[in-house]
This record gives sequence, C1' cells and structure tokens, in this order.
RNA sequence: AUUUUAUAAAGAAGAGGCGAGAGACUAGGCUCCCUGACCCUCUGGCAACCCUCCCCCUUGGGGAGUAAGGUGCCAAAUCCUACCCGAGGCGGGAACUAUAAAUG
Repeated sequence: AUUUUAUAAAGAAGAGGCGAGAGACUAGGCUCCCUGACCCUCUGGCAACCCUCCCCCUUGGGGAGUAAGGUGCCAAAUCCUACCCGAGGCGGGAACUAUAAAUG
C1' cells in the first nucleotide's frame, strides 16, 4: 500500500517568512486571497482517538480526568452538490476523502 472499526453540522489564532493562487481529485456552485491567502517556522490553543482512574450486567459498556506523552486539528458541515431512497430548495443513506486505533 491494503483491510477492519470508529468519528467527521461542536471546538480552537497570533507573530515571522514567502509571494499567487487556495479550498483533496473531475465538473458545477460558492467562498478565501496582494488589507498577503495557501504553504513553512515558532508560539499559543482546541479536542479527547490512543492514554490514566473508577464502576458495571466484563471479547464489551458507562462515567470522570490530565494536556506531561503518541497522533490529529485550529475559515465556511468533509464548504455544498454529483449516486440511491423518501413527497421534492428538505430529510435519510451510500460512496469518496480525512483522522485515529488496529492490520500488514
């Protein structure tokens, strides 16, 4: 790489650097951006998957906790739509994608 499971409408920005596109891919829409986006570095922060503790009806479930550690994240719902179903500017589901823990 692959595969499995879980989650994805909540939450969290300053400084410095760079200098033109960026929001995963295709298409459409919409948005951000020279008042400097995206990206990189530093600092800060968010969350609680791993983690720690407790309880229970213990292959599991529930509750609480730290932010020191392994990751992740810090515009907009995964920015929205695309496929399916449903009574139809809406709702549900799937797929894709991302992340985590495993697998390998």
The RNA shown here (SAM riboswitch aptamer (S box leader)) has 104 nucleotides and comes from a Bacteroidota bacterium. It matches the Rfam family "SAM riboswitch aptamer (S box leader)". Rfam describes the family as follows. The SAM riboswitch is found upstream of a number of genes which code for proteins involved in methionine or cysteine biosynthesis in Gram-positive bacteria.